Record summary: Predicted 3D model of an 855-nucleotide part of an RNA (large-subunit ribosomal RNA, domain II) from Holophrya teres. Its mean pLDDT, the model's own confidence on a scale to 100, is 81. NCBI's taxonomy places the organism under Eukaryota, Sar, Alveolata, Prostomatea, Holophrya.
Context: one part of a larger RNA
C1' cells in the first nucleotide's frame, strides 16, 4: 500500500524503494572458427580499385592568426547627444576603482566645380490608397467568442503635392546704370527637409592592407669571400734510361780543262724514330658500380729534348677573369661561382589544412575582362530580420479550361508567285535553221527550234498562297459594376463630345477547373563560373566511347534491389529496429522462389538463350513449318510401268554436205486417240534412240511461282575461355498463354530517436518558459552555410579530492551517451589534481616526396 477478501477487529498483497547472500542464461564484453557480403585510403578530376600521383611503422611537432579601417547584423550603456585623448583630483599595496573641466572625433543640414545660398508657416508638419491598435454600434451568443457597419488612423509601402541647394526660365521694386532680385514657372537634378537617432563598447560574418591559412620556385638587388682545384702569363728553381736514323761542316781518295761531281770516312743536326721514368687517357664500351674511389683498377694505347713536365712565388675576380675556343675552367658548384642580407621575396600554379552530432543545400550558366588553369557581375544557395494573415479566406501555381493576341517550323503546294525540271498535244502573229514550188523582189508549202496556249512528271536550309501540333504574352472583378453630378484641358471631338480625375446613389463578397497550406518584402554572405550521360529534335562529319546546340530527366553530390561485372540503364531515393505485402527482375544447380500447367516452332560436324549491351550483311537452301496466287484432277490428273509418236516432205533458202535437230526466214495441210515443218542424244549426210503430245494399267490428290517463322550456308587470327558458370534438346532454347511463389533502405503497420510545426499549461507541494504535456508531419547529400555539443592549456570566482595514495601509464572490469567522449573496477606508480560558472588562446592530425627522433 493500487486492488481483492472480511466475521469490519483485520487478512492477502501487485507495481515501487531498499539491506544482505547466491546462482545462472536467453543478457553484457571479448577472442577464435565457418559461411555470406565486400576492389585502398587521401587527392585533382566529367570520371579512380586503377598500368594517375602521395602513403613502410611509431612518437612528438605541424597550417584561417593579430592589428587597423569599412559594411551588414546582434547585444549592452547613454541619448540630441555620445566617447576613460592628454591632464588634474580622491584613493589604495597597485597598473585597478571613483570624480572633473576644456579640447578633439562622429552625429545634430544640405547643395554646388566654386563664389555662395540654405529646409513647415498661422486653417501650424500636407493629400490619397492599403493599414496595426483603440473606441462606438448592431446581429449571433449568453462562460468564453464570432460576423457586419462606423470613427480613429502607428510603422511601412505606393502615389500626388510643399520646402532647400544646383540647372533652365519670367522679371516687380530700388538703383550710383549695372547691379539688386520681390513674386512666379519647370516631363530637369541632389548621397536633401518634411516633430531628429545617434555615439561608444563587445561579438559573428565579409572585404582591404600588412608574411596574412601553411610549405614550395625559375628570377632580381646590395655588400663581401675565393686562383690550396683549375685557365693563362711572368719570376725563380727542379727533372727527363737505353737504342736507332745520320743534315750541315770537315778529311782522304778518284774523275774532270774547269765548274764541280762521285766514293769511303769523320761529324752529330732535328718542335726526327723505337722506347723507360714522367705526362696523358685510345680500346676492352673489361673490372668496380650501397666501389679502394662522389671517376678508381687491369691490360692495351698516345707522347717522351720540347708549343716538354713540374715545385714555389707573383698577377688576373663574378656580367668579371682566363680560354691552341670545349661555353671549357674559375675549390666535387658555371649558358654567369660561393657567402650573407633585402626576405617569411612573389606565384591566377601543385600539395596539405587537425573533434562530434543535427538542419538546409548548390554550380559548372549570363555579361565584361591582355579574358580561356583566374577574377568581377547576374543566377543558383544559406543565414538573419521585418510586414501581413490568424483560420478560411486573401493569395499563389513548371497544371488544365475559356477568351484574345504573337509566330512561319512540320506538313502541304508547284494545272499559285520565285527558282529548278520531264514529256508529249495544239498554235493567229513574230524570229532563226533546212528543204521544195514560182523567173525574181517576195509569196506559198513542208519540216525543225525559239515562243505562246491548255495539260503532264519531279523538287527547294537561305521558295511560298495555305498551314498545324507543341510553345509564349495578357485576362477571368471590390483598386468592381451600373447610374448620376462636377472639375481640368497636354490628348480627343463638329460639339463641355470623349478622356482623366473628384463626389453622390444603387448592387454586396462572388464571377472557370484543379491543387497548395502560410504568403510577401528587405539585408548580409559562402561556394560555383573545367562538366558529363541518356531520350527527343537538330547542325558539321564517311564515321567515332567525335565536335557543337535544343527540350526534359539523371550522374556529378547517391547509397539500396535488378541488368553476372558497371558513374549515368530498369525499379526506387535512405533516421534505428521488428512484422507484413510488393516493384524491377526472376523461380534446374551455383542461388531465395515452378525440373509448374497449356499451345506451337527448332536438331545446328560453329545450335540458341532477355532491352541499354558489348556486332554481323547482301545473297542463297527440294532442312522443316505456315500463308497467298495461279493451274491440273473420278470426263481419271501428277508420279511409275507399258504402247504409239504417222503422211504431203529429204517443206523453202543457203551449203562440199544439211533428210526435224550448223545457219536464215517462214511455220501450213491431211489422217488421227495423238504425233512440233520438231525438246535433246547422235551421223560426213542418213539411220537409230528420246522428248513434247496421245492411249492402256493404277486410283486421289498434284504442279508452279511468291512470301514468312525457326534452322543451315555466307562466317578466317594470333596465351586457354566464356548465354556469368555448370549444364540444358517433348529444354533449363525460341514464340504465345495461365496460375502460384521469391524478391529492396520503396509501400503498410508497430515501437524508439531527432528536427519542424501547431495547441494547451504555473490555482493545493519540488523544478519550471532556455520548461512541461499532447498531436501531426518529416528524416539522402559533395562544395558551402547555420545551430548545438565534446575535448585541451592558462587566469578569476565559488566548491572539492589527495601519502589511509594526486596525476600519468596498462587493462578481453562494468556502465552511460547517436557521437566527439565520460564515469567506474583492477594493476602499476608516487605528489599533486579537479567540478561548476566565466574570461582567454601558440586549443584537437593520417596524409603536406611534411620536420625531428626511433624501429
Nucleotide at each position: 500500500g493500487g486492488u481483492c477478501c472480511u466475521u469490519c477487529g483485520g487478512g492477502a498483497g501487485a507495481u515501487u524503494u531498499u539491506g544482505u547472500c547466491a546462482a545462472a542464461a536467453u543478457g553484457g564484453c571479448u577472442u577464435c572458427u565457418a559461411c555470406c557480403g565486400a576492389u585502398c585510403c587521401g587527392u585533382c578530376u566529367u570520371g579512380a580499385a586503377a598500368c594517375a600521383c602521395g602513403g613502410a611503422c611509431c612518437a612528438a611537432g605541424g597550417a584561417g592568426u593579430g592589428u587597423a579601417a569599412c559594411a551588414c547584423a546582434u547585444a549592452u550603456g547613454c541619448g540630441a547627444g555620445u566617447u576613460u585623448g592628454c591632464g588634474g583630483g580622491u584613493g589604495g599595496a597597485a597598473a585597478a576603482a571613483c570624480c572633473c573641466a576644456u579640447a578633439a572625433g562622429c552625429g545634430c543640414a544640405a547643395u554646388g566645380a566654386a563664389a555662395g545660398u540654405g529646409a513647415g508657416u498661422a486653417u501650424a508638419a500636407g493629400g490619397u490608397g492599403u493599414g496595426a491598435u483603440a473606441c462606438c454600434u448592431u446581429c449571433u451568443a449568453a462562460a468564453u467568442u464570432g460576423g457586419g457597419g462606423g470613427u480613429u488612423g502607428c510603422a511601412a509601402c505606393a502615389u500626388c503635392g510643399a520646402c532647400c541647394g544646383a540647372c533652365c526660365u519670367u522679371g516687380a521694386u530700388c538703383u550710383u546704370c549695372u547691379g539688386u532680385g520681390a513674386a512666379g514657372g519647370g516631363u530637369u537634378u541632389g548621397a536633401g527637409u518634411a516633430a531628429g537617432a545617434g555615439c561608444a563598447u563587445a561579438u559573428u560574418u565579409g572585404u582591404u592592407a600588412c608574411g596574412a591559412c601553411c610549405c614550395g620556385a625559375a628570377a632580381g638587388a646590395u655588400g663581401g669571400u675565393g686562383a690550396a682545384c683549375u685557365a693563362u702569363a711572368c719570376u725563380u728553381g727542379a727533372g727527363c734510361a737505353g737504342c736507332c736514323u745520320g743534315a750541315a761542316g770537315c778529311c782522304u781518295g778518284a774523275g774532270g780543262a774547269a765548274a764541280c761531281u762521285c766514293a769511303g770516312g769523320u761529324g752529330g743536326a732535328a718542335g726526327g724514330g723505337c722506347g723507360c721514368a714522367g705526362c696523358g687517357g685510345u680500346a676492352c664500351u673489361g673490372a668496380c658500380g650501397u666501389g679502394c674511389a662522389a671517376a678508381u683498377c687491369g691490360u692495351u694505347c698516345g707522347u717522351c729534348a720540347g708549343a716538354c713536365u713540374u715545385g714555389a712565388g707573383u698577377a688576373u675576380a663574378g656580367g668579371g677573369g682566363c680560354g691552341a675556343a670545349a661555353g671549357a675552367c674559375u675549390a666535387a658548384u658555371c649558358g654567369a661561382a660561393c657567402c650573407a642580407u633585402c626576405u617569411a621575396g612573389u606565384a591566377g600554379c601543385u600539395g596539405g589544412u587537425u573533434c562530434c552530432c543535427u538542419c538546409u543545400g548548390a554550380a559548372a550558366u549570363u555579361u565584361c575582362u591582355c579574358u580561356c588553369a583566374g577574377g568581377a557581375u547576374a543566377g543558383c544557395u544559406g543565414g538573419a530580420a521585418c510586414a501581413a494573415u490568424u483560420u478560411c479566406a486573401a493569395g499563389c501555381a513548371g497544371u488544365u479550361u475559356u477568351a484574345u493576341c504573337a509566330g512561319g517550323u512540320a506538313a502541304a503546294g508547284c494545272g499559285a508567285a520565285u527558282g529548278a525540271u520531264u514529256a508529249g498535244a495544239g498554235g493567229a502573229c513574230u524570229c532563226g535553221g533546212a528543204g521544195c514550188u514560182c523567173a525574181a523582189a517576195g509569196a506559198g508549202c513542208u519540216u525543225u527550234g525559239a515562243c505562246c496556249u491548255a495539260u503532264u512528271c519531279u523538287c527547294a536550309a537561305a521558295c511560298u498562297u495555305u498551314a498545324a501540333a507543341u510553345u509564349g504574352g495578357u485576362a477571368a472583378g471590390a483598386u468592381c459594376u451600373a447610374u448620376u453630378a462636377g472639375u481640368u484641358c497636354u490628348c480627343u471631338u463638329a460639339a463641355u463630345u470623349g478622356a482623366a480625375c473628384u463626389g453622390g446613389u444603387a448592387g454586396g463578397c462572388a464571377g472557370a477547373a484543379u491543387g497548395c497550406a502560410u504568403u510577401g518584402u528587405u539585408c548580409c554572405a559562402a561556394g560555383u563560373g573545367g562538366g558529363c550521360u541518356u531520350a527527343u529534335c537538330g547542325u558539321g562529319g564517311u564515321a567515332a566511347g567525335c565536335a557543337u546546340g535544343u527540350u526534359a530527366a539523371g550522374c556529378a553530390a547517391u547509397g539500396a534491389g535488378g541488368g553476372a561485372u558497371g558513374a549515368a540503364c530498369c525499379u526506387a531515393a535512405c533516421g534505428c529496429u521488428g512484422a507484413g505485402a510488393u516493384a524491377a527482375g526472376g523461380c534446374g544447380c551455383c542461388a531465395a522462389a515452378a525440373u509448374u500447367c497449356c499451345c506451337g516452332c527448332u536438331c545446328a560436324u560453329c545450335a540458341g538463350a532477355u532491352a541499354c549491351c558489348a556486332u554481323a550483311a547482301a545473297a542463297g537452301g527440294u532442312g522443316u513449318u505456315g500463308a497467298u496466287u495461279c493451274a491440273u484432277a473420278u470426263a481419271g490428273a501428277c508420279a511409275g510401268c507399258a504402247g504409239g509418236a504417222c503422211g504431203g516432205u529429204g517443206g523453202c533458202c543457203a551449203u562440199g554436205g544439211a533428210a526435224g535437230u550448223c545457219g536464215g526466214a517462214a511455220u501450213c495441210c491431211g489422217c488421227u486417240a495423238a504425233g512440233g515443218a520438231g525438246u535433246g542424244u547422235g551421223u560426213a549426210a542418213c539411220a537409230a534412240c528420246u522428248c513434247a503430245c496421245c492411249u492402256g494399267c493404277c486410283g486421289a490428290a498434284u504442279g508452279a511461282a511468291u512470301u514468312a517463322g525457326c534452322c543451315c550456308u555466307g562466317a578466317a587470327a594470333a596465351u586457354g575461355g566464356a548465354u556469368g558458370g555448370c549444364g540444358c534438346u517433348g529444354a533449363a532454347g525460341c514464340g504465345g498463354g495461365a496460375u502460384g511463389c521469391c524478391g529492396a533502405u520503396a509501400c503498410u503497420c508497430a515501437g524508439c530517436c531527432a528536427u519542424c510545426a501547431a495547441a494547451g499549461c504555473a490555482a493545493a507541494u519540488g523544478c519550471g518558459a532556455a520548461g512541461c504535456u499532447u498531436u501531426g508531419a518529416u528524416g539522402a547529400g559533395u562544395a558551402a552555410g547555420a545551430g548545438g555539443g565534446c575535448g585541451u592549456g592558462a587566469g578569476c570566482a565559488c566548491g572539492g579530492u589527495g601519502c589511509a595514495g594526486a596525476a600519468g601509464c596498462c587493462u578481453u572490469u562494468g556502465g552511460c551517451g547517436u557521437g566527439a567522449g565520460c564515469c567506474u573496477g583492477g594493476g602499476u606508480u608516487g605528489a599533486a589534481c579537479u567540478g561548476u560558472g566565466u574570461u582567454u588562446a601558440g586549443u584537437g592530425c593520417a596524409g603536406a616526396u611534411c620536420u625531428u627522433g626511433g624501429u
It matches the Rfam family "Eukaryotic large subunit ribosomal RNA". Its Rfam clan is "LSU clan". The family has 88 seed sequences and 107,465 matches in Rfam 15.1. Its family is annotated with ribosome and structural constituent of ribosome in the Gene Ontology. A reference for the family is Cannone et al. (2002), "The comparative RNA web (CRW) site: an online database of comparative sequence and structure information for ribosomal, intron, and other RNAs", BMC Bioinformatics.